[in-house]
RNA sequence: GCCCUCGUAGCUCAGUCGGAUAGAGCGUCGGUUUCCGGUACCGAAGGUCGGAGGUUCGAAUCCUCUCGAGGGUA
Numbered sequence: 001g002c003c004c005u006c007g008u009a010g011c012u013c014a015g016u017c018g019g020a021u022a023g024a025g026c027g028u029c030g031g032u033u034u035c036c037g038g039u040a041c042c043g044a045a046g047g048u049c050g051g052a053g054g055u056u057c058g059a060a061u062c063c064u065c066u067c068g069a070g071g072g073u074a
Stems, first nucleotide, its partner, number of pairs: 001073007010026004019057001028044005050066005
């Protein structure tokens, strides 16, 4: 240099042959329970899906460029 994979909540990830409200577990916060804590149960907050542009009625999902991480190759 070229090729491939990955980037989604604080952490680990699901969702990618486009469909319409973006999810799970853990964690955090609040509540119930307890003398207190833990456990258990209930609830809530938290993301413009790495960034920019394009296609489309509609994009996390398709296309282009770009940034970052990992791997392959002479």
A computed fold for a 74-nucleotide RNA from a bacterium, annotated as transfer RNA. Its Rfam family is "tRNA". From the family's description: Transfer RNA (tRNA) molecules are approximately 80 nucleotides in length. Gene Ontology term of the family: triplet codon-amino acid adaptor activity. It was read from a public genome assembly.